RNA sequence: UGCCGGGUGGUGCAGUGGUAGCACAGCUGACUCUGGAUCAGUUGGUCGGAGGUUCGAAUCCUUCCCCGGCAG
Numbered sequence: 001u002g003c004c005g006g007g008u009g010g011u012g013c014a015g016u017g018g019u020a021g022c023a024c025a026g027c028u029g030a031c032u033c034u035g036g037a038u039c040a041g042u043u044g045g046u047c048g049g050a051g052g053u054u055c056g057a058a059u060c061c062u063u064c065c066c067c068g069g070c071a072g
Base pairs, nucleotide, nucleotide: 001071002070003069004068005067006066007065010024011023012022013021018055026042027041028040029039030038048064049063050062051061052060
């Protein structure tokens, strides 16, 4: 420098144009002598930045940043 993959709650991941979800973690409650485990409920993300297309974008296009891989 080019090509490919990735960036989404605290963490790990889904979501390929129509309300952004799951698990774990956190919080509250139940249970328990206490804790853990288990069960129930619940908080939290303007989707890496900017611009564009569209009635509507995490999703499509352009550019930039970051991480990994391959090539030189």

Transfer RNA from Chthonomonas calidirosea, 72 nucleotides, folded computationally. It matches the Rfam family "tRNA". By type it is a transfer RNA. The source organism's lineage runs through Bacteria, Bacillati, Chthonomonadales, Chthonomonadaceae and Chthonomonas. Its mean pLDDT, the model's own confidence on a scale to 100, is 83.